The part of an RNA shown here (large-subunit ribosomal RNA, half B) has 1154 nucleotides and comes from Thalassiosira oceanica. Its mean pLDDT, the model's own confidence on a scale to 100, is 82. Its Rfam family is "Bacterial large subunit ribosomal RNA". NCBI's taxonomy places the organism under Eukaryota, Sar, Ochrophyta, Thalassiosirales, Thalassiosira.

[in-house]
Context: one part of a larger RNA
RNA sequence: UUAUAUUGAAGGAACUCGGCAAAAUGACUCCGUAACUUCGGGAGAAGGAGUGGCUUUUAAUAUUAUUUUUAAAAGCCGUCACAAAAUCGAGGACAGCGACUGGUUAAUAAAACCACAGGUCUCUGCAAAUUUGAAAAAAGAAGUAUAGAGACUGACGCCUGCCCGGUGCUGCAAGAUUAAAAAUAAAAGUUUUGGCUUUUAUUAUAAUUCCCAGUAAACGGCGGCUGUAAACUUGACGGUCCAAAGGUAGCGAAAUUCCUUGGCAUUUAAUUGGUGUCCUGCAUGAAUGGCGUAACGACUGUCCUACUGUCUCCAAUGUAAUCUCAGUGAAAUUGAAAUGCCUGUGAAGAUGCAGGCUUCUUGUGGCUAGACGGAAAGACCCUGUGCACUUUUACUAUAGUUAUGAAUUGUAACAAAAAUUUUUAUGUGUAGAAUAUGUGGUAAGUUUUUAAAAAAUCAUAACGCAAGUUAUUAAUUUAAACAUCAAUGAAAUACCACUUUUAAAAAUUUUUGUUACUCAUAAAUUCAAAACAGUUCAUAAUGGGUAGUUUGACUGGGGCGGUGGCCUCCUAAAAUGUAACGGGGGCGUAUUAAGGUAAAUUCAAAUUGAAAAUCCAAUUUAAGAGCAUAAUAGUAAAUUGUUUGCCUGACUGAAAGAUUUACAAAUCAAACAGGGACGAAAGUCGAUUAUAGUGAUCCGGUGGUUUUAAGUAGAAAAGCUAUCGCUCAACGGAUAAAAAGUACGCCAGGGAUAACAGGCUAAUCAUUCUUUAGAGACCCUAUCGAUGGAGUGGUUUGGCACCUCGAUGUUGGAUUAUCGCAUCCUGGAGCUGAAAAAGGUUCCAAGGGUUUAAUUGUUCAUUAAGAAAGGCGGUACAUGAUCUGAGUUUAGAACGAUGUGAAUCAGUUUGGUCCCUAUCUACCACAAGUGUUAUAAAAAUUUAAAAGAGUAAACCCUAGUACGAGAGGACCGGGAAAAAUAAAUCUAUGGUGAAUCGGUUGUUAUAAAAUAGCAUCGCCGAGUAGCUACAUUUAUAAAAGAUAAUUACUGAAUGCAUUUAAGUAAGAAACUAACUUUAAAAAAAAUUUUUAAAAAGACGUAAAAGAUUAUUACGAAAUAGGCUUGGUGUGUAUAAAUUGUAAAAUUCAGCUGA
Repeated sequence: UUAUAUUGAAGGAACUCGGCAAAAUGACUCCGUAACUUCGGGAGAAGGAGUGGCUUUUAAUAUUAUUUUUAAAAGCCGUCACAAAAUCGAGGACAGCGACUGGUUAAUAAAACCACAGGUCUCUGCAAAUUUGAAAAAAGAAGUAUAGAGACUGACGCCUGCCCGGUGCUGCAAGAUUAAAAAUAAAAGUUUUGGCUUUUAUUAUAAUUCCCAGUAAACGGCGGCUGUAAACUUGACGGUCCAAAGGUAGCGAAAUUCCUUGGCAUUUAAUUGGUGUCCUGCAUGAAUGGCGUAACGACUGUCCUACUGUCUCCAAUGUAAUCUCAGUGAAAUUGAAAUGCCUGUGAAGAUGCAGGCUUCUUGUGGCUAGACGGAAAGACCCUGUGCACUUUUACUAUAGUUAUGAAUUGUAACAAAAAUUUUUAUGUGUAGAAUAUGUGGUAAGUUUUUAAAAAAUCAUAACGCAAGUUAUUAAUUUAAACAUCAAUGAAAUACCACUUUUAAAAAUUUUUGUUACUCAUAAAUUCAAAACAGUUCAUAAUGGGUAGUUUGACUGGGGCGGUGGCCUCCUAAAAUGUAACGGGGGCGUAUUAAGGUAAAUUCAAAUUGAAAAUCCAAUUUAAGAGCAUAAUAGUAAAUUGUUUGCCUGACUGAAAGAUUUACAAAUCAAACAGGGACGAAAGUCGAUUAUAGUGAUCCGGUGGUUUUAAGUAGAAAAGCUAUCGCUCAACGGAUAAAAAGUACGCCAGGGAUAACAGGCUAAUCAUUCUUUAGAGACCCUAUCGAUGGAGUGGUUUGGCACCUCGAUGUUGGAUUAUCGCAUCCUGGAGCUGAAAAAGGUUCCAAGGGUUUAAUUGUUCAUUAAGAAAGGCGGUACAUGAUCUGAGUUUAGAACGAUGUGAAUCAGUUUGGUCCCUAUCUACCACAAGUGUUAUAAAAAUUUAAAAGAGUAAACCCUAGUACGAGAGGACCGGGAAAAAUAAAUCUAUGGUGAAUCGGUUGUUAUAAAAUAGCAUCGCCGAGUAGCUACAUUUAUAAAAGAUAAUUACUGAAUGCAUUUAAGUAAGAAACUAACUUUAAAAAAAAUUUUUAAAAAGACGUAAAAGAUUAUUACGAAAUAGGCUUGGUGUGUAUAAAUUGUAAAAUUCAGCUGA
C1' cells in the first nucleotide's frame, strides 16, 4: 500500500449520477392495524408490550408416576443487556410502465421486451384450411365450426369516433384489354399441287388488368387562410380554399414538448429533480388500442422515518499478501543502447539534433509523469468497379398459385349458337296493267288437255309496304291463261340456268351449356364421385416465397447541394498551350432564302429646319450601325451589310499539300474530269462573315445493286452502296435490361481522408492603443464613448489536412497539482462629478488565499447561506499503465417523427465487462562502493547551494475624535479572539486497543464443582502502553536592504519652468537577506580539536530504530527473557464458613500485555 474483517467521539446522506456499499430490522406470544379495493386483499400494514433463573400453586396433557409437556398466576434472585451466541423481513408516502405467476440475449442488457388468460378479425364443410416433403406420404387428427389455422391486441372497468380517395383483400359480371393452341382467308417460297413450309390478316376466346361495388379490431390517414362582441383579450358567429375524411371521447411540457430549466402551486434555506394543475399537443389519441385501475415487480423516478465511516475527516486493530531469508519458478515485451534537464530545431510534442545547464559508480524499497509504454494489421471515418445479410412499387429469373389449351379421354340425350349443303318461300323509289333482286340464255313460245293437277270466284292460313303475293282444301264456273307487241322505265316480264337479300325447315359439322351412362379402380356387394378432377406438357398472369446481381464519378473528408458534352471571353504572364466546386454568357437550332451570281447602294446617333411624325433635307462623327443567334474577332465605292434581276454549285467523281493531334477524331485546301448557274467579260459558285447546333462501335429497318448463293436451279440469308433508328446528356457511349438498409456486421487498406489532441493561420474571439462625434446641467477624456485606424494574444467558433488509422482512449467529476497575469481578495499609489464613510476608474504588484450546499451527467448556469474574496486562462479542452463511468458512443427495448420497407434521427427514454506483476528516464526514500586521501581514526563545526514558510482578521483603544447641517463616521497608530494552513506531541479529552479483567448464551469435554475449546474476538461491559484526532502545544514574528507604480529635493539643457540630464531622497504582502530544514560529492571536494597502534566488521541479545540494509543500546553487563515489588486496568476469584427450601448474598479480593 492492497484485499478482507472488527470498532469508532460529535454530526447523521452534508457523500454521490444515484444511500452504491455498509449499518439497521429480524424469532415467538399478546395487543393493535389506515387509505384504497376486483371485497379476495392491502396485512407480518404501521405501531406497541412481554420473554432469564429459582420456589410455590392451579388447569390440562402423556404414561416411564422419583414424573413429561403445555398454559396461567404469585413470590423471590442477579445483571448494562435474558429471542443473551448462531440462524434470522427495515418500514412508509407519491408517480411512470407492465395486470398478475412465468420466460429471455449460456459469457457486459432480466427490462417497460416475450408469453399470458381475455378480446377481435380472417380462412377452413373434411380427401378441410394451414404446414412439411421431389413424390409416396405425414402433421392438422384417430379432431369436425363450442373444431382447426393465421393475424392483431393483451387481466379487469369505461370505451373504441370520422375516412374506402391510395395500397391490399373480397365480390360482380355488362363492356374494354390480353397468350399459346384452334378455325378461316390471303401472300411468299417450292423439283410441289393430294399439298408442305413460312409469314400476315381476321374470327371466336381464359385468368389477369382496366372498370363497378364492398371492406379500417385490413395497410393506413384524420387541414389551411381570414373577419368578428361597447376597456383589453378571446372568438360562440361568419367568409373563403382544399380534401377521402379533416382528430371525436379521453389524456396531455408526457418513456411523446424542439423552443424549455414553459406558467402557476406544492415539496426544500435553496430543486434543470418529484407531484398537482394549465394547454401554446414542434410531432397525443382510441385493439399500430385510448384512459383508469386493487394486487404484484431483484423494473424506472421522487420524498420521509429509522440507520449508519457514504461523508465532514479519517483513526486504530485482526487475518492474508506486499518486505527479508530458504526452496521452487512463469508471462507478455525486447532493432541495438554508453537510455538526464531547459530552450530551440525538426514529418510541425526529442534520452538520442543545436545551444546552454546539471551530473561520482552501483543497488534495494516505493511511485506512475514520460518512453506519442504493452496488448489487439482501428470497430469510428474514407477508399475498394471487396464480402455478407436484410428490405422493397430496383433489374432479371424462379418454386408455388391461378387460368387456358393439348394429352390421359369414352358413349349418349336435350337446348342454344354458328357455318355449310339441300328444299321452299321472299325482294313494292318514281313511272308503268303492277310488289320489276341481278345477270345470262332462248325467239316464239310456255302451261293445261293423265279431268285430282290450268285459270277465275268464295273460304282458310302465312307474309305484307295494305296494294297485294304465295299456299291449302273442297265446291262452283270457264276453255282457255301467260308472254311477245304497246306503254312506262335506268332495267321488261312467258320459260330455262346461275346468282343474290331476307326468312323458314331438314341434314351434316363445329362451339357452348345442361343432363345421363360407364371404363379408366384386385374379386363380390353397397354408397359417393365420374370423363370433371388429378397428373404431364405448352401458354398467359401473379409471384422478395426463393435466388443472382446492380445501386456510378468529381468533391479542400464523406454525405446533402452542384456539375459532367459543345461554343465564346477573361483568368493566361504580348507565339501555341495552360488549372480550380475561379469570374461572365450561350448551344442541343434556323434558313428555298437568311443560298449562288450580276448590278446598284450606305448605316447608327446627335444637332438644326416653330411643334409632331416609322417622313424629308442639311451638318458633325469612320463606324459610334448592320451582318438569324452568345461572346470575341472581322467587315463601308463591302469577295461579309442593304436592295433588285436571273438562278439552284445547299452539284457528281475525287484530291496534291498543310493545320491540329497519344489514338480515334477534327479542320483548311490549289489543281483535274463531268455536266451546270450568273455575268458583256475577267471570273465566281462543292451552302450560310468565322468560331456552337453534337454521339464511336455493335444491332436492326428501308431503297438500290451486272456481288456471293453449302450437289445443281431458284430462294432464304449475307455483302456493297445510299439512308434511317440513341437527352447511349454520367455526352470516348461497361448491359437490351438494375434501387435501398446495416448500430448484427465482416475483410483488404489509408494518417493518400474526417472525428480527439498537437501544428500553421488568426477571419471569428479576447485584449490594448489611437481618432473623438456624442452623453456627462456647463466641460471630449471623473465616468461612458458610436464610427474609423493600428497592434498584441493564441483560451472560442473556424480554415488548412502537416505527424499519428500494424490504435495518440473521448465529456464531466475525484485525487494531485504546476505555470502565466490580462488581479477576485489582501498590499502600495494617481485621478475622481473623492466632505467623512462607501465607491468609480487607472497604475504597480502573482507572497499567500480564493467556500459549503439545492437542481442538473454536466462544464456552464440559476438559487440558498455565510465570506476579505469566492479571479481568468495554459499545461494532449493537465492528470483513466491513479480512480470513477452519470453523459456521449456497440449489441436489448420503448415513445414521437421520417421512410412502402429493411431501417433512421447533434430527438427523448430505460438497461448495459474500464486489462497491465514497472525494463529505462523522472520523482520520493534507504543503502553499498569510490573519490576528496601518497597516513589512519574519532569527535565537533562552517555554509556555497537548495527546499520550506509567507494568510486574513471580527472586536477593543485612539474616538463617537477629524469630517459633516445632520445622518453617519475615519486615515495613521496600538492591542487582539475565533478561523485557515502547517509542524510537533500524547499530560489531559476522545478513538482504537483481537496475548488485560469481568459478565453472559448455546454446545462439547470432564461424575459434580472448577476450567477449557468452538460459535465474527461468539456476544456484551470496561480498558494500560502504543498508534492516533475530534485533542494539546507551537508557527505564520520583529526589524532591515535594494526597488515598482507613485511622491519629492536641488537643478540645467531651454536665464523661466522642470523629480533628471550630473547629484540626493521617500516608497509595496512582490525581490534580497532574515526565519525553519537539508547541505563537504561545494572537483576551490572545506575547517577545528584529539589520538598514534589501533580501528572496523562478523557473530549473539535487542529497541526510543527498522521493508532489507542502515542507525542506536549491550556482550560480563541488566541487552532481551524469567521471577519479584510497585503502578495501571478490571471489579470482589477458588475453597471453606454463615444465612436462605433454592437461585443467591456476605468477603476492597483475585488476576493483570506492552